A computed fold for a 71-nucleotide RNA from Pleodorina starrii, annotated as transfer RNA. The RNAcentral record of the sequence draws on ENA, GtRNAdb and Rfam. The organism belongs to Pleodorina, within Eukaryota. Rfam family: tRNA. The family's RNA type in Rfam is transfer RNA. Rfam's curators write: Transfer RNA (tRNA) molecules are approximately 80 nucleotides in length.

RNA sequence: GCGCCAUUAGUCUAGUAGCAGGAUACUCGCCUCCCACGCGAGCGGCCCGGGUGCAAAUCCCGGAUGGCGCA
Numbered sequence: 001g002c003g004c005c006a007u008u009a010g011u012c013u014a015g016u017a018g019c020a021g022g023a024u025a026c027u028c029g030c031c032u033c034c035c036a037c038g039c040g041a042g043c044g045g046c047c048c049g050g051g052u053g054c055a056a057a058u059c060c061c062g063g064a065u066g067g068c069g070c071a
Base pairs, nucleotide, nucleotide: 001070002069003068004067005066006065007064010024011023012022013021018054026042027041028040029039030038047063048062049061050060051059
């Protein structure tokens, strides 16, 4: 330098055009003499810019970061 793959909540992860879902963590409540466990509720996210389209996490282009391969 070229090619390929990945990027979704603090962490892990599902989602191949139509309301972004789950687990865990965290907060609150219930339970308990207290803690833990358990149960219920809450909080929190699509890497960035542009394009296509009625509609984009999803498709296209460019970029960033990480990984792999070739030279």